[in-house]
Order: sequence, then C1' cells, then structure tokens
RNA sequence: AGCCUGGUCCUGUGCGGCGACGUCCGGUGAACCCCGCCAGGGCCGGAAGGCAGCAACGGUAAGUCGGUAACGUCGGGUGCCACAGGGUCGCCGGGUUUGA
Repeated sequence: AGCCUGGUCCUGUGCGGCGACGUCCGGUGAACCCCGCCAGGGCCGGAAGGCAGCAACGGUAAGUCGGUAACGUCGGGUGCCACAGGGUCGCCGGGUUUGA
C1' cells in the first nucleotide's frame, strides 16, 4: 500500500428493562333522586293482617386513595441484547498478500 472482515452510522423486526394508563386486589365511597332489609311512626282494615316507607344496618355505582404478581396498550437519547437489510472507506480492531 492492496484485499477481506467486524465495530462505529441509519432503518426494520424481536427480546429484556424503565415509565404511564387500563384489566385485577384492598380501603373509602349516594340523608333522598341505587339495591336489600326496614325499628319508630304513617295509611288501609271491625279484626286478622296488609301497604308504602324515613333513620339505622348491609351491599354497591360513579369517583377517590393505595398496591403491585400476571396480562394488555402506548412511549423512549432504554440495553459494551439478538437478527436482517442499507450506507461509508471517516475512525478503530482482526486476518492475509506485497514492498520498503
């Protein structure tokens, strides 16, 4: 100096990881316009009983607080991860040939 090859560069796919949201779990959560059960009282009835039903109690909805095991969606200046394609001889590394 030449040749080959790998990395650095770009794109795509995939995997892991991080974050957010959702499903999920728990708490809380409607005096009435949710449900159930309805003390007291009220109404109907000669009576037996029945009817509606406030509070309380129980449950739940929207919401809200917390939780991360798994799953789903989205995202990135995520990863000395994988694969494929592209690009460049600018830099680095390896092999080989030739010359000094």
The RNA shown here (Bacterial small signal recognition particle RNA) has 100 nucleotides and comes from an uncultured Chloroflexota bacterium. The coordinates come from a structure-prediction model, not an experiment, and the mean pLDDT is 79. Rfam family: Bacterial small signal recognition particle RNA. Its family is annotated with signal recognition particle, plasma membrane targeting and SRP-dependent cotranslational protein targeting to membrane, signal sequence recognition in the Gene Ontology. It is annotated as a non-coding RNA gene.